[in-house]
Order: sequence, then C1' cells, then structure tokens
RNA sequence: GGGCCGGUAGCUGAGAUGGUGUAGCGGCGGUUUGAAGCACCGCAGAGGAGGAUUCGAGCGCCUCCCGGCCCA
Repeated sequence: GGGCCGGUAGCUGAGAUGGUGUAGCGGCGGUUUGAAGCACCGCAGAGGAGGAUUCGAGCGCCUCCCGGCCCA
C1' cells in the first nucleotide's frame, strides 16, 4: 500500500427482507431476612464520527477513526 471481518448499555453478546433495539452479568428500588446472601418482582441504562438515499437506517451507499486477520 491492497483486501476481508468487526465497532450496539459498565462488561459479554443477539437483532429475517430497512419499520423505531432482545437478553445475560452488573447497577438501582421493592418483597423476603434480625441483618445480609440467595430467590422473586420491577426500573434505568446503548447504535464509533460525519454525510447521502428513504416517509423511515443498527441494517443499504460514501468518507474518516479504532481493533483483528490475510497478501505485498
């Protein structure tokens, strides 16, 4: 320098053919307990950056940033 894969919550990891984001751990609150832990119930919390297309983008297009692999 070229090519491929990936970037989603504090962490890990889903998400059909574009239709408004699912869960586990963790956090907070409640029930329970003498108090905790466990268990159960509930709540909050996320799209790498910027553009473009579209009524609508995690998803499709362009540029850039970061990580990994391959080739030279």